[in-house]
RNA sequence: GUGCAGCGCGUCUAGGGUUCCGGCCGGUUCGCAAGAGCCGGCGCUGGUCCGAGAGACGCGCUCCCCGCUCGCCAGGCGGGGAGACACGGCGGGGCAAAAUCCCGGGAGGU
Repeated sequence: GUGCAGCGCGUCUAGGGUUCCGGCCGGUUCGCAAGAGCCGGCGCUGGUCCGAGAGACGCGCUCCCCGCUCGCCAGGCGGGGAGACACGGCGGGGCAAAAUCCCGGGAGGU
């Protein structure tokens, strides 16, 4: 310097913002008032929502070993094991918007 591999999906969590719900504040209309309607503002503990390569769990998948079936191989079934490690911008994308989402196990670093 190059190549292969470092697996996929689901449920959730860390995290995320603001479409919708809710909350708070202001204005205005109705009302004796309580309160209700409309308009605007504020991410505001929350609900809906998004959500991890380097987080969890589950299912699948791949590989290795053993056993059964079969004349043998292949195939099928069952059992066991392995799937390690992993610091990380700026910038861009999309949904309403943001993000450990996607670009991306990227650039860069060791």
A computed fold for a 110-nucleotide RNA from Hansschlegelia zhihuaiae, annotated as Guanidine-I riboswitch aptamer. Model confidence (mean pLDDT): 82 of 100.